[in-house]
C1' cells in the first nucleotide's frame, strides 16, 4: 500500500413499539336497510371502463314527510402477550380475492430502498363520517447514542453544561478468536 474478513451472549432509549379482546366507552347515528304516504316521470345497481348480469309504467332512481332503527372498519382506556429493525412506509415481481378483460383496491410471499424515536404544525394530499386515526411531504422542536470542540471544578479519569456533526449494517458490557503495544 492493496484486498478480503470481522463471531456469540446480555442490554439500553420512553408519552418506546406491535400483536390479542364475541368485554367496557365514545363516535358512527337518530344514519343506512325496511314500511307507508305524497311528489316525479325513465332511468338505476353492481369499485371505474367495457361487456355481462339484476331492478323498474304492477311506477325504480331520486326529493319531502312519518314510523322505525342498526352494523362493519377506525379510535379511546385497560388487561394480556410479543419485542428494542422493535415496527412502519415505499416501488417491483409473483399469487389469492371483488363473476369475465383492463385499472383500481385489498391479502400474502419474495427480494430491494429508506427511517434512532417521540411531539408538533400545515385548515396540504389520500383513506375516512369526522379538525378522531393512519399513511405521504415539508418544517421545526424534544429525546437517547457516538465522535470532535469548548467550560468549570487543584490535576487525571469519571461525571456536569454548552456548541457542530453522524446514523441502529448503530450504542454499552462480557466473553471467544486475532494484532499490537
Nucleotide at each position: 500500500c492493496a484486498a478480503g474478513g470481522c463471531g456469540a451472549u446480555a442490554g439500553a432509549g420512553g408519552a418506546g413499539c406491535g400483536g390479542c379482546g364475541g368485554g367496557c366507552c365514545a363516535a358512527g347515528a337518530g344514519u343506512a336497510g325496511c314500511g307507508c304516504g305524497g311528489g316525479g316521470g325513465a332511468g338505476a345497481u353492481g369499485g371505474c371502463c367495457a361487456g355481462c348480469a339484476u331492478c323498474g309504467a304492477c311506477g325504480a332512481u331520486c326529493c319531502c314527510g312519518c314510523g322505525g332503527g342498526a352494523a362493519a372498519g377506525g379510535g379511546g382506556a385497560c388487561g394480556c402477550c410479543g419485542c428494542c429493525g422493535a415496527a412502519a412506509c415505499c416501488a417491483u415481481u409473483c399469487g389469492g380475492c371483488g363473476a369475465u378483460g383492463g385499472c383500481c383496491g385489498u391479502c400474502g410471499a419474495a427480494g430491494g430502498g429508506u427511517u434512532g424515536g417521540u411531539u408538533g404544525a400545515a385548515u396540504g394530499g389520500a383513506u375516512g363520517a369526522a379538525g378522531a386515526a393512519u399513511c405521504c411531504u415539508u418544517c421545526a422542536a424534544c429525546u437517547g447514542u457516538c465522535a470532535c470542540c469548548c467550560g468549570g471544578c487543584g490535576a487525571a479519569u469519571u461525571g456536569c453544561g454548552g456548541g457542530u456533526g453522524g446514523a441502529g449494517c448503530g450504542c454499552u458490557a462480557u466473553c471467544a478468536g486475532g494484532a499490537u503495544g
Model confidence (mean pLDDT): 75 of 100. This is a predicted structure of a 181-nucleotide RNA (Lysine riboswitch aptamer) from an Acidobacteriota bacterium. It matches the Rfam family "Lysine riboswitch aptamer". From the family's description: Riboswitches are metabolite binding domains within certain messenger RNAs that serve as precision sensors for their corresponding targets. Taxonomically the source falls in Acidobacteriota (Bacteria, Pseudomonadati).